[in-house]
C1' cells in the first nucleotide's frame, strides 16, 4: 500500500468477494511443561443441600443440659456466671449479585443549593441534676399436627416518661451594619416563648462519709446531651453531551402559572382547594422500537466507526405487583405487611418458601468450572480489649479460553545407504535428513535442602511523656523478648538418571507463499469471488513434495479497516443513480461601500476541573517475557477569569455601484372578452349528365339506375385559419399564429430626475400545469378509440380498406400527470474571439434611406483557455468561484404492499420488506450483423447456346433387408467422393475351423540342423497334419564348427490390432477464394480498446497506379520471375525432312539441312509511338500505325492473415484409453454386387442437322518386354493362329470419327435399344452368387421432359472421335488429346456471393444472434383474506387488600396534672378519600395461525406466439 470480478478488448460508473487486526467465543484435529489473567453472552428459567451478618456480659435481669470431683445421697463444687434464649445498643442501607426496567437530570461533564440532611470518626464550647412507671425473658394455666398464639403473675436496664436547668439552638417581634440575581440572606445587640442527657468498666484515697477498706468522693477510659465546626457521605436543581422510527403531527386538566394551606431534611402541582387559559411542539412535542450510562475497549494514519466482559464509578433491581414501618440514612438481595403465580409441609383446620451472594442442581444452548481451603495476608461489623464473624477477600481445583515464556536435542556425518514418489530410464527428490560418531541435560522422574509474603496487635520488661492529689491503673512514642502461613513440603536450590518420555494442523488454479503422479470421469465432490469436474483435472479423492504457522492449526459467528461504498476531513446529480413541470412566497440560510461603538462568535493568556485503573514515556520488581509497581505526559472537554477587535453577528451614522421608481419610445402567435372573413370538406335543395364510382400492393365490404361519381347554382353548420413563416417572435412553464375592436400582464432601449440594500434562495404553504380521462349543460362539419364488416395471414381480437360511437369543440366544474427534456434548480460575478438573426439606441456619410463602424438585450451556430468517463459543453459553460434549495448511494422485488392524505372515479403524492442476482449500467474501440444507404466486381442476374427434373441402363447415397450387407464422407465445400477399377485376393464384415512368443522386430537358454528349390501320396472344405521323392549343397573366417544363418522347443520381457478418441494431435487437404486483401517498423493522436498509415479525389482485373493528406516506410498477398502455345532468329541434323540433282513400287536409297519438324538458347509486346480524353498525373478512348501477336495476347502452376473444433487416427506419423488362447493371426465360404423406395451425378434416347448401307480422306497425345504384337491364315463376329519388328521420332497399339455419297419419309418406324432366350470368345486356380464381350432372335420405356435448376463468354459451348491411369479380366467414371465450330451480353433495377466506405445495434457462440410476455409443473419468500389465538397500551364504570392520611373514637389505658371527679394524651374499634391485584364494555397498536386468493422470485431441453433489438420488417418511446 491495494486486489480479484460486467467487456471480444477499453475507459467509467458501481455493487459484490479477499489479504489485516481484535473477541468472555464454539466447533474440528492435535497436544509436553510453567507463569499471569479470564471463564453462564442463551431462561431477570426453577432451584435440593451447606454455607454467604453478626456482634457486645464493660447497657440488663435470669441463666441450664450434659460431663468431671465429692457427698453425710438432702446436696454440694468444678466447667461457669459458661452454651443457648431474651431485653437493650451498634451493625444489617456496607461488603457480594444481576442488567429486568430505564431514552430519564438515568449517566458523563460543567455549575448551582442564599431551598438541604449526614450515624459513626475528629476539631471547639458548655453539660450529664433529680424522679416515675412499665414490659420481655422467667413461672403458671389453656388453644393448635404445626407454625405458632393467648390468658394471669413476677422482674432489670445505656430500654420508656415527665420535671429541673439552656452555653447555645429553634419559633414569631422589631433595630443597625453588610452582601445580594433586589426574591432574600448573613453579623451584631434587645425583650419573650419553646427546647436535653444514662450509664458502664478500671484505679485510687487528697477532699467528705463509715473508718485495717471502701463508697455517693477523686481520677482515668468508654459511653450519654445540645450547640458549633470540619471530614465524609447523600439528597434535589440547572447548562450542555451521548440511539432508530415522520409510513409517530399534533399533544397536554395537576396538564402551564397564579393565591392559600398540607408535606418533606430541603426547593416544587409534590399534594389539595379556589382562579386564570395555559404550557409543549418541524432545532422534532407526543407515540413506538431498542438500550442500563461512564471511564474505557477494539479498529483505524486520523477523522470516524463498532462496543460497554474482566477492572474501576454512577444508576437499577431482588420469585411478580404494591405498600408503609424501623432508622442519620431504606420503602431495604439473606426485614415485614397485602395480592398474585409456583414449590413444599399438613391431622385438610391451616401454615412454610424466594440463589441476580459463594459452591452445588435441573433446564435452556453451539458454549462457560469445585457443592475445595484458611480467616495467615488486605479489608469490613461488633467489642475497652482478648476476639468472634466475614463464599468479601486470599489461595488452591478444573479447562491450550486468552497473553508470554521454554522444550521436543546440539554438533558432526556422502556409498548422497535402504524405503517412498517421480522419471525423458540417463537420474531427481526425500537428504545431512537417517544411521553411525561426540556431546548437553530445560521439562518429566528419583533423592534431599527450602523460602519470601510476618508486620504488628496482644502480652509481658524497659525507658520517656501525658493528665492526676499521685511515684495507682490508663493513654502516647521508643527500644527489648515471645507468639502467629490457608497456600505447602509450594517457588527455589543441590545431587542422580536417560537422547532416552515430549509435533502437530491448515493449505499448494487467480487473488496467496507453495506441483507432480493415480483415481474418478458435469458421477462422487469442491467452492471466499471469479469458478473447477462432461477420460490426459496443478482446482475433487490419495499419494509423494512443497508452503505457511507451531503447542497448536483450522473453521465458523460477530466488530472496525480495507470502503473516498454516506464524503467534516473526504462524493456526486447533461447521458451511468440522481435538478421538485414551472411560478409567487412564510419560516431559515446567505448579503453591497464607509465611519465609529459594543465583544456574542472568533484569537491569545491564566486559573480551576476533566476520580483511579488503561493508552504512551521513563525507571524499577519477578532468571526474560507476559504481568507487576514508582514517577511523569496525556485527557484534543467543560466553566470561571484578564486581554485583542482584523473578520462574522449586533448597536447607531452615512453612501449609490445592487435592487426599485419616474420620463420617452418602439417591437411581439403574451392573456381574457366581444364582434366578424374567405377557402375547404360535409350535408340539403335544384339544374346538366350515364354507368360506373371508390378503394387496395392486389382486392372486396360500401355508394350507384329509387340516377351516384364529375359538373354547375343555391343554402345550411361546425371546425380549423394555406400563403405571409423564418434554428423569426412573446410568455414562468405548460403553451400562443385569420381580421378588428376593448380590458390587461411582462421585457426592451435611451434619458439620469428620486428611494437608499429596500436584495437572492427558499423547506413547508399557495397558485398555473399539454393530452387523455370524470362531472353538468350544450354543440357535432371532418377526424377518430370502443365496435362492425372486407381484406391480409398458419392465425390476425393488429399493420391496410369501407363504415363508426365517445371524444376532439363551447361554458362552469374536478383530474395534476408526461421523454412536463436543454434528460442540464435559481442568482451573481469573473474568464479569447469569429459569424448569422430579431429589437432598440449612437457613429460617419447623405436631402433622405441602404450599406459600414460602435453599444444594450434576445436567440442560433463555430471555436480558445479550462472542464469530462468520454460523447461533448465551452460568456445562453458541462469553465473559475460564491449562497440557497432539490435529489442520489448496486441490480430485480417496485414507483409495488401496507399506512396516511387528496380525489366523483380513474388514480395521484407519500414509500417499504422479505426473496433473489454477481452483476445492472455509460461512453467509446474493433467486428459480425441488417426485409439501411452509396460505389464497385463476378455466367450473379439479364441477352444466348445446350443440359438436369420425365424414360430406360449405369454409378454413387439414403433408407430397408441381412448372419453379414465392413468403414469413412452430409448444405455449397457428402452422394462416377475415399475406390487409378471388391468373382479369390483385395476385404477391414458374417459363419465355420484352426493357432497362441504368435504372419512380422529385438534379446536370453537347450537341443537340432549347418543352403535354397521343385515333384508325388494320404486325410481334409483349406488352413493344416503325415509320408516321400529329386535338384542343388550359404556368407564371413585369424581356418578353430570361431562367428553368423536355419529349424524344433521352454520360461520372459514383448510382438500384433483398418480397436475408440480427427473435440488429444502432426501431415496432408477442402472452402470462402485466384476474392484483394492482411499486417509490421517508426512516427503522430488517443487515458486507454485502439486510430492514422490501408481513408479521402481519380484509376484499375488488382491495396494497380496518380495526385493529395501525420504520416514515412516496409513485409505476406496482386503483378512480374517459371511451363506451355503462337512470330522470328541461331544450334544442332537422326529414326526426322525432300526444294533442287539422281533413284524407286514406296523418301525407298544416294544426296542436302533450304522447308516442315524436333529440342536447347535467343529475339519480340514496353501504352513505346501517334491522335483526343483526363488536374499538365496515373490511366482512359480510337475498324489509329506498325506488328505474327496490343493493351494482364490464350492457357497452366502459383492460394496471403485466417474462418469452418471443416475432412482424414481407414494412407502415414503419433499422446492416451482399450483387447492379449483374442478386438491378434490362419483358412474355406459368404457379404460389400440384396431391393417395396428416395435422392445426385452420368450414359443412351425419344429421331431426318437423323438411322441405315457405301466411300474411304484429314490429328494429336499417348502407351508397349510377364508387353505392345505387324504380315499372312481360320472363323459371320468376339476371337483364334501366326510370329516379322519394336527396350521404340525407326516396330506395333493404330481403324481416327464426324465428313462425303446413296436410301429411307414421319411411324412407336429401317427411331430407340431396356428386357429376354439360345449359342460363343476371352481373362483367370476359379465367371453360380457377381466379369467383360460376340453373333442369332426378343424388341420395354421413351415423341423432348411440371415445380424448379445447372454449365458456359471463343478456338469457348456444342458435337465427334483417340489415347492413358488402374488393370489378369472387367468404365457409361477419371485423366489427357486433337477435329469440327457456333449464338450472345442493352445493361446493372432484381436474385446469389463478394470486395470498400458509411449509419445503426440491447449481437460479440457474433441474426442460425439477442430476447419478450401468457399458459402449464415443482419451490420459495411476500400482499390481501371471513376470522381466530396472544403481547401491549388505553378509555369509561364496578370492586378495592395491605398500608399511611383525614375524621370520629359513646369501647378502652401505666407513667403527666389533679385530693377527687375528671383533664391531658394515647390505644382498639368504625367511616371516608387514596390505591394495588382483579372483573365489565370499548378502543388503538403488534405479533403467531388461516379455507381461498393476488401478484413476486427462481428453476433443465416444456406450450403459444415475437413486442424489442438493424427503418427489427407498422421507427420507438413517454403519460393518458
Nucleotide at each position: 500500500a491495494g486486489a480479484g470480478u460486467u467487456u471480444g478488448a477499453u475507459c467509467c460508473u458501481g455493487g459484490c468477494u479477499c489479504a489485516g487486526a481484535g473477541c468472555g467465543a464454539a466447533c474440528g484435529u492435535u497436544a509436553g511443561c510453567g507463569g499471569c489473567g479470564c471463564g453462564c453472552c442463551u431462561a431477570a428459567c426453577a432451584c435440593a443441600u451447606g454455607c454467604a451478618a453478626g456482634u457486645c456480659g464493660u447497657a440488663c435481669g435470669a441463666g441450664a443440659a450434659a460431663g468431671g470431683g465429692c457427698u453425710u445421697c438432702g446436696g454440694c463444687c468444678c466447667c461457669g456466671g459458661u452454651a443457648a434464649a431474651g431485653u437493650g445498643g451498634c451493625g444489617a442501607a456496607c461488603g457480594g449479585g444481576u442488567g429486568c426496567g430505564u431514552a430519564a437530570c438515568a449517566c458523563g461533564u460543567a455549575g448551582g443549593u442564599a431551598a438541604u440532611c449526614u450515624a459513626c470518626c475528629c476539631c471547639g464550647a458548655a453539660g450529664c441534676g433529680g424522679g416515675g412507671g412499665a414490659u420481655a425473658a422467667c413461672g403458671a394455666g389453656c388453644c393448635g399436627a404445626a407454625a405458632g398464639g393467648u390468658u394471669c403473675g413476677c422482674u432489670a436496664a445505656u430500654a420508656c416518661c415527665g420535671c429541673a436547668u439552656a452555653u447555645g439552638a429553634c419559633c414569631a417581634c422589631a433595630g443597625u451594619c453588610a452582601c445580594u440575581c433586589c426574591g432574600g440572606u448573613g453579623a451584631c445587640a434587645g425583650a419573650g416563648g419553646u427546647u436535653a442527657a444514662a450509664g458502664c468498666u478500671g484505679g485510687c484515697c487528697u477532699c467528705u462519709a463509715u473508718a485495717u477498706a471502701u463508697a455517693a468522693g477523686c481520677u482515668a477510659g468508654c459511653a450519654c446531651u445540645u450547640c458549633g465546626g470540619a471530614a465524609u457521605g447523600a439528597g434535589c436543581c440547572u447548562g450542555c453531551g451521548g440511539c432508530c422510527c415522520a409510513u409517530c403531527a399534533g399533544u397536554u386538566a395537576g396538564u402551564u402559572g397564579g393565591u392559600a394551606g398540607g408535606g418533606u431534611a430541603a426547593c416544587g402541582g409534590c399534594c389539595u382547594a379556589c382562579c386564570a387559559a395555559g404550557g409543549c411542539g418541524u432545532a422534532g412535542a407526543c407515540g413506538g422500537g431498542u438500550a442500563g450510562c461512564u471511564g474505557g475497549u477494539u479498529u483505524g494514519a486520523g477523522a470516524g466507526g463498532a462496543u460497554g466482559a474482566u477492572c474501576a464509578g454512577c444508576c437499577a433491581c431482588a420469585c411478580u405487583g404494591g405498600c408503609a414501618c424501623u432508622g442519620a440514612a431504606a420503602c431495604a438481595c439473606g426485614g415485614g405487611c397485602c395480592a398474585g403465580a409456583c414449590u413444599c409441609c399438613u391431622a385438610c383446620g391451616g401454615g412454610a418458601g424466594g440463589c441476580a451472594g459463594c459452591a452445588g442442581u435441573g433446564g435452556g444452548g453451539a458454549a462457560u468450572c469445585u457443592u475445595g481451603g484458611a480467616c495467615a495476608a488486605u479489608g469490613g461489623g461488633c467489642g475497652c480489649a482478648a476476639g468472634c464473624c466475614u463464599g468479601a477477600u486470599c489461595c488452591a481445583g478444573c479447562g491450550a479460553c486468552g497473553c508470554c515464556g521454554c522444550g521436543u536435542g546440539a554438533g558432526u556425518g556422502a556409498u548422497g545407504a535402504a524405503g517412498g514418489c517421480c522419471u525423458u530410464c540417463g537420474g531427481g527428490u526425500u537428504g545431512u535428513a537417517a544411521a553411525g560418531c561426540u556431546c548437553u541435560g530445560u521439562g518429566g522422574g528419583g533423592a534431599g535442602a527450602g523460602a519470601a509474603g510476618a508486620a504488628a496487635a496482644c502480652g509481658u520488661c524497659g525507658u520517656g511523656g501525658u493528665a492526676u492529689a499521685a511515684u495507682a491503673a490508663g493513654c502516647c512514642a521508643c527500644g527489648g523478648c515471645c507468639u502467629u502461613g490457608a497456600c505447602g513440603g509450594u517457588a527455589u536450590c543441590u545431587c542422580c538418571u536417560u537422547a532416552g518420555c515430549a509435533a502437530g494442523c491448515a493449505c499448494c488454479g487467480g487473488c496467496u507463499a507453495a506441483c507432480u503422479c493415480u483415481g474418478u470421469g458435469c458421477c462422487a465432490g469442491c467452492a471466499g469471488c471469479c469458478g473447477c469436474g462432461g477420460u490426459a483435472a496443478g482446482a475433487c479423492a490419495g499419494a509423494g513434495g512443497g508452503u505457511g504457522c507451531a503447542a497448536a492449526c483450522g473453521u465458523u459467528g460477530c466488530u472496525c479497516g480495507g470502503a473516498a461504498u454516506u464524503a467534516c476531513u473526504g462524493g456526486g446529480c447533461g447521458u451511468a443513480a440522481a435538478g421538485c413541470g414551472c411560478g409567487u412566497g412564510u419560516a431559515g440560510g446567505c448579503g453591497g461601500a464607509c465611519c465609529g461603538g459594543a465583544a456574542a462568535g472568533u484569537u491569545g493568556g491564566g486559573c480551576g476541573u476533566g476520580a483511579a485503573a488503561g493508552c504512551c514515556c521513563u525507571g524499577g520488581g519477578c532468571u526474560c517475557a507476559a504481568c507487576c509497581c514508582a514517577g511523569g505526559a496525556a485527557u484534543u472537554g467543560c466553566a470561571c477569569u484578564c486581554a485583542a477587535a482584523a473578520c462574522u453577528a449586533c448597536c447607531g451614522g452615512u453612501c449609490u455601484u445592487g435592487a426599485g421608481u419616474g420620463a420617452u419610445g418602439g417591437a411581439g402567435a403574451g392573456g381574457g372578452a366581444a364582434g366578424u372573413g374567405g377557402a375547404a370538406u360535409u350535408c340539403u335543395c335544384g339544374g346538366u349528365g350515364u354507368a360506373g364510382a371508390g378503394g387496395u400492393g392486389a382486392a372486396a365490404u360500401u355508394c350507384g339506375u329509387a340516377g351516384a361519381u364529375a359538373u354547375c347554382g343555391a343554402g345550411a353548420g361546425g371546425a380549423a385559419c394555406a400563403c405571409c413563416a423564418g434554428u423569426g417572435g412573446c410568455g414562468a412553464a405548460a403553451g400562443c399564429g385569420g381580421c378588428u375592436u376593448c380590458c390587461u400582464g411582462g421585457a426592451c432601449a435611451u434619458c439620469a430626475a428620486c428611494u437608499g440594500a429596500c436584495g437572492c434562495u427558499g423547506a413547508g404553504a399557495c397558485g398555473c400545469g399539454a393530452a387523455a380521462g370524470c362531472g353538468u349543460g350544450g354543440g357535432g362539419a371532418g377526424c377518430a378509440a370502443a365496435c362492425a364488416g372486407g381484406a391480409u395471414u398458419a392465425g390476425a381480437u393488429a399493420c391496410c380498406c369501407u363504415g363508426g360511437u365517445a371524444g376532439u369543440c363551447c361554458a362552469c366544474g374536478c383530474u395534476g400527470u408526461a421523454a412536463a427534456c436543454g434528460a442540464u434548480g435559481a442568482a451573481u460575478g469573473c474568464u479569447a474571439g469569429a459569424u448569422g438573426u430579431c429589437g432598440c439606441g449612437g457613429g460617419u456619410a447623405u436631402u433622405g434611406a441602404c450599406c459600414c463602424c460602435c453599444g444594450c438585450g434576445g436567440u442560433g451556430c463555430c471555436g480558445u483557455a479550462g472542464c469530462u468517463a468520454a460523447c461533448g459543453c465551452g460568456u445562453u459553460a458541462a469553465g473559475c468561484a460564491u449562497u440557497c434549495c432539490g435529489c442520489c448511494u448496486g441490480g430485480g422485488g417496485a414507483g409495488u404492499a401496507c399506512g396516511g392524505c387528496c380525489g366523483c372515479a380513474a388514480g395521484g403524492c407519500u414509500a417499504a420488506a422479505a426473496c433473489u442476482c454477481a452483476a445492472a449500467g455509460g461512453a467509446a474501440u474493433u467486428g459480425a450483423c441488417g426485409g439501411g444507404g452509396g460505389c464497385c466486381c463476378g455466367c450473379a442476374c439479364a441477352a444466348g447456346c445446350g443440359g438436369u427434373g420425365g424414360a430406360g441402363c449405369a454409378u454413387g447415397u439414403g433408407g430397408u433387408u441381412u448372419a453379414a450387407u465392413u468403414c469413412g464422407a452430409a448444405g455449397c465445400a457428402a452422394c462416377g467422393c475415399g475406390c487409378a477399377g471388391a468373382a479369390c485376393c483385395u476385404u477391414a464384415c458374417c459363419a465355420a475351423c484352426c493357432u497362441u512368443u504368435g504372419a512380422c522386430a529385438u534379446g536370453u537358454c537347450c537341443a537340432g540342423u549347418g543352403u535354397g528349390g521343385g515333384g508325388c501320396c494320404c486325410g481334409g472344405a483349406g488352413a493344416c497334419g503325415g509320408g516321400u521323392u529329386c535338384c542343388u549343397u550359404c556368407a564371413g573366417u585369424u581356418c578353430g564348427g570361431c562367428u553368423g544363418g536355419c529349424u524344433g522347443g521352454a520360461a520372459c520381457a514383448c510382438a500384433g490390432g483398418u480397436g475408440c478418441u480427427g473435440c488429444a494431435u502432426g501431415g496432408c487437404u477442402g472452402u470462402c477464394g485466384u476474392c484483394a486483401g492482411c499486417u509490421c517498423g517508426u512516427g503522430u493522436c488517443g487515458u486507454g480498446a485502439g486510430a492514422u498509415g490501408u481513408u479521402g479525389g481519380g484509376u484499375u482485373a488488382a491495396g494497380u497506379c496518380c495526385c493529395g493528406c501525420a504520416a514515412c516506410g516496409a513485409g505476406c498477398g496482386c503483378a512480374a520471375c517459371c511451363c506451355u502455345c503462337g512470330c522470328c532468329c541461331u544450334u544442332a541434323g537422326u529414326u526426322g525432312c525432300c526444294a533442287u540433282c539422281a533413284u524407286u513400287g514406296a523418301g525407298u536409297u544416294g544426296g542436302g539441312c533450304a522447308c516442315u519438324u524436333u529440342a536447347a538458347g535467343g529475339g519480340g509486346a514496353c501504352u513505346g509511338c501517334c491522335g483526343g480524353u483526363g488536374a499538365u498525373a496515373a490511366g482512359c478512348c480510337g475498324c489509329g500505325a506498325g506488328g505474327a501477336a496490343g493493351g494482364u495476347g490464350g492457357g497452366g502452376a502459383u492460394g496471403a492473415c485466417g474462418u469452418c473444433a471443416a475432412g482424414u487416427c481407414c494412407u502415414c506419423a503419433u499422446g492416451g484409453c482399450c483387447c492379449u488362447u483374442a478386438c491378434a493371426g490362419g483358412u474355406u465360404g459368404g457379404g460389400c454386387u440384396a431391393c417395396a423406395c428416395a435422392c445426385g451425378u452420368g450414359c443412351u434416347a425419344c429421331a431426318a442437322u437423323g438411322g441405315c448401307g457405301g466411300u474411304g480422306a484429314c490429328a494429336a497425345u499417348g502407351g508397349g518386354c510377364a508387353g505392345c504384337g505387324a504380315a499372312g491364315g481360320g472363323g459371320c463376329g468376339a476371337c483364334c493362329u501366326g510370329g516379322a519388328g519394336c527396350u521404340a521420332a525407326u516396330c506395333c497399339c493404330a481403324a481416327a470419327a464426324a465428313g462425303c455419297c446413296g436410301u429411307c419419309u414421319c411411324a412407336g418406324u429401317u427411331c430407340a435399344g431396356a428386357u429376354u432366350g439360345c449359342a460363343c470368345u476371352c481373362u483367370g486356380c476359379a465367371a453360380c452368387u457377381c466379369g467383360a464381350g460376340u453373333g442369332c432372335a426378343c424388341g420395354a420405356a421413351g415423341g423432348c421432359g411440371g415445380a424448379a435448376u445447372c454449365g458456359c463468354u471463343a478456338g469457348u459451348a456444342a458435337u465427334c472421335g483417340u489415347g492413358g491411369a488402374u488393370c489378369a479380366g472387367a468404365a457409361c467414371g477419371c485423366c489427357a488429346c486433337g477435329g469440327u465450330g457456333a449464338a450472345u451480353a442493352c445493361g446493372u433495377u432484381c436474385c446469389c456471393g463478394g470486395g470498400c466506405c458509411u449509419c445503426g445495434u440491447a449481437c460479440a457462440c457474433a441474426c442460425c444472434g439477442c430476447c419478450c410476455g401468457u399458459c402449464a409443473c415443482a419451490c420459495c419468500a411476500u400482499g390481501g383474506g371471513a376470522g381466530u389465538u396472544g403481547g401491549u397500551c388505553u378509555u369509561a364504570c364496578c370492586c378495592g387488600a395491605c398500608g399511611g392520611c383525614g375524621c370520629u373514637g359513646c369501647g378502652c389505658c401505666a407513667a403527666c396534672c389533679g385530693c377527687a371527679a375528671g383533664g391531658g394524651g394515647g390505644c382498639a374499634g368504625g367511616c371516608g378519600a387514596c390505591c394495588a391485584c382483579g372483573g365489565u364494555a370499548g378502543g388503538g397498536u403488534c405479533a403467531g395461525c388461516g379455507a381461498c386468493u393476488g401478484g413476486g422470485g427462481u428453476g433443465a431441453a416444456g406450450u403459444c406466439g415475437u413486442a424489442a433489438c438493424a427503418a427489427g420488417g407498422u421507427a420507438g418511446c413517454c403519460g393518458u